[in-house]
RNA sequence: GGGCGUGUAGCUCAAUGGUUAGAGCAUCUGUCUUAUACACAGAGGGUUCCUGGUUCGAGUCCAGGCACGCCCACCA
Numbered sequence: 001g002g003g004c005g006u007g008u009a010g011c012u013c014a015a016u017g018g019u020u021a022g023a024g025c026a027u028c029u030g031u032c033u034u035a036u037a038c039a040c041a042g043a044g045g046g047u048u049c050c051u052g053g054u055u056c057g058a059g060u061c062c063a064g065g066c067a068c069g070c071c072c073a074c075c076a
Stems, first nucleotide, its partner, number of pairs: 001072007010025004018056001027043005049065005
C1' cells in the first nucleotide's frame, strides 16, 4: 500500500428499515439470614466509533474518515 471483517450499557452479545435500543453477567437497593453467600424482587447505567447522504422513518442501507483484528504485497 491492497483486500476482508468488526465497532451497540463496565464486560459478553442481541435487535426484519417501523414508532421508549434489549438480554445475561457485573454494580446498587430491598426481602431473606445472627452475619455473609445463595435465592427472590427492583433500580441505575446508552449521543448505537465520527461526519455526511438516502428515506415519511436509520443501530440496520450508501459514501468518507478513525480504531482494532486477519490475509496478501512492498521496503529494510